[in-house]
């Protein structure tokens, strides 16, 4: 100085003028004054998960969904916190959809004989028949033998091709040739016993030739967990109208609703249900006082927990309000650059000029993920170069 890793924190302040808007107070209702207040770190995405609401006498069973190493922490979550173990990274440090392959299916393109109780392409071994050639031995044509070479037939999976990947790896024996057939040693699987942890699991020893692929982000098994709609949820409160005409099924031996799908089971019920045709569709609440914020103290590695004090006229709009101009400061870039610090590389810098502020709007409210994006600040890492 470079490149990089992991957190924390800000998103402008004041001031005038003008301009919307929520509460207070004062006032004879109003108006009108004053006062105090007005978008975020993600307010987006709507990926999860509650508060609350209403719907059920809220039940059970099938389907269906969600999670998936261990502790632990929340109101719960598919979140987080700390470790375990595997992958990546030269680290700091990240990522992990991380239970089950001997419970059953199933899937791998080419290439190879063959992709999992595996058909042997090239080979290597031994037989049995043929033909070559040498030897040897009798002898007129045979016998034994050695070495090639062809056919079948058997043995083999060690050595060589194919392939991401081929039914453990390296040595020695040992075979007709071979092969955990057998022994050493290494791995990996299973059991057994010590030590450490709350566990997940690490560490040590031992026995047993036992070697038994990959995928389950494939169906599937196994463990746990799961009502259902949503603030357009709901509740009042006015208003209107022709409570109109027509069909169907029913009236306690239950027509038709309800309980996400489905089926019991259960609860309401005298009337429901389809069609034509007609009115009105307005206001108020919910609406922000909460699993709250803010200080401080104790517990915990920590996520978070618990005690005390204090705060709340701290947005609540409804086609949708939070704004617009001017000045000053802050904050970032460039230039310039007095003066300073140092051994040196280099670094700090006042005055002045001149630019520039991102993504991006609350609509029931929280707790998280995810995504966008402009600055500053603190630690850890690797490299290079000066002394």
């Nucleotide at each position: 100085a470079g490149a990089g890793u992991a957190g924390c924190c800000c998103a402008a302040a004041c001031g005038a003028u003008c301009g919307c808007u929520g509460g207070a107070u004062u006032u004879u209702c109003a108006a009108a004054a004053u006062c105090c207040g007005g978008a975020g770190g993600a307010a987006a995405g709507u990926c999860c998960g509650a508060a609350c609401a209403c719907c059920a006498u809220a039940g059970g069973g099938c389907a269906g969904g969600g999670u998936g190493c261990u502790c632990c922490a929340u109101a719960a979550c598919g979140u987080g916190g700390a470790g375990u173990c595997g992958c990546g990274g030269c680290a700091a440090c990240g990522c992990g959809a991380a239970g089950g392959a001997a419970a059953g299916u199933g899937c791998a393109a080419c290439a190879g004989a063959a992709a999992g109780u595996a058909c042997a392409c090239c080979g290597c071994c031994c037989g049995a028949c043929g033909c070559c050639a040498g030897a040897c031995c009798g002898g007129c044509u045979g016998g034994u033998u050695u070495g090639g070479u062809g056919u079948c037939g058997g043995g083999u999976a060690a050595g060589g091709g194919u392939g991401a990947a081929a039914c453990g790896g390296u040595g020695c024996g040992g075979u007709a040739a071979g092969a955990g057939c057998g022994c050493a040693c290494c791995a990996g699987u299973u059991c057994c016993c010590c030590g450490g942890g709350c566990g997940a699991c690490c560490g040590g020893g031992g026995a047993a030739g036992c070697u038994c692929g990959g995928c389950a982000a494939a169906c599937c098994c196994c463990a746990c967990c799961c009502g259902g709609u949503g603030c357009a949820a709901g509740a009042c409160c006015a208003a209107a109208u022709a409570g109109g005409g027509g069909a169907g099924c029913g009236c306690u031996u239950g027509a038709g609703g309800g309980u996400a799908g489905c089926c019991c089971g259960u609860c309401c019920a005298a009337g429901c249900u389809c069609c034509c045709g007609g009115g009105u569709a307005g206001g108020u609440c919910g609406c922000a006082a909460g699993a709250g914020g803010u200080g401080u103290c104790g517990g915990g590695c920590a996520a978070c927990c618990g005690g005390c004090a204090u705060c709340c006229a701290c947005a609540g709009a409804u086609g949708a309000a939070u704004g617009a101009u001017c000045g000053u400061u802050g904050c970032c870039c460039g230039g310039u650059g007095a003066g300073g610090g140092g051994a040196a590389a280099c670094c700090c810098g006042a005055c002045c000029c001149g630019g520039g502020a991102a993504c991006a709007g609350a609509a029931u409210u929280c707790g998280g993920c995810u995504u966008a994006u402009g600055a500053g600040c603190u630690a850890c890492u690797c490299u290079g170069g000066c002394c």
Overview: Bacterial RNase P class A from a Desulfobacterales bacterium, 387 nucleotides, folded computationally. Rfam family: Bacterial RNase P class A. By type it is a ribozyme. The sequence is in RNAcentral, with records from ENA. The gene name in the source record is rnpB.